[in-house]
């Protein structure tokens, strides 16, 4: 980098150093920041995907699915992946239909993490 799966409304921050920005990209919003932005460091913590360890079911093992631990690899620690953008549904505004717009719900797309395989 690229393909399959899976999971994303929960939850978890202090120091240090740096010195203006972030919030993946692009467009509009909304926020977070000199009461100090990313970035990188330490220490802390979440969480349970991958092993690991224990129990339960599977007449027994294994495979398989629940469950509970957290000392390993990895992730993560402001807001729903921050919101939207592209189909579509109800409902609402408009007398009314069409667009249009508000609100909400379904899926997609794109993204992010894990894990396998190229």
């Nucleotide at each position: 980098c690229u393909c399959g799966c899976a999971u994303c409304g929960a939850g978890a921050g202090c120091g240090g150093c740096g010195g203006a920005g972030g919030g993946a990209a692009c467009u509009g919003g909304c926020c977070c920041c000199g009461a100090g932005a990313a970035a990188c460091c330490g220490c802390g913590g979440c969480a349970a995907c991958c092993g690991g360890c224990g129990g339960a079911g599977g007449a027994c093992a294994c495979a398989c699915u629940c469950c509970g631990c957290g000392a390993g690899g990895u992730g993560c620690c402001a807001a729903g992946u921050c919101c939207a953008g592209c189909a579509g549904g109800a409902c609402g505004g408009c007398c009314a239909u069409u667009a249009c717009c508000g609100u909400u719900c379904u899926g997609g797309a794109a993204g992010a993490u894990g894990u396998g395989g190229g």
The RNA shown here (SAM riboswitch aptamer (S box leader)) has 118 nucleotides and comes from an uncultured Rubrobacteraceae bacterium. The sequence was found by an Rfam model in a public genome assembly. Of the family's consensus pairs, 97% are formed in the model. Its mean pLDDT, the model's own confidence on a scale to 100, is 82.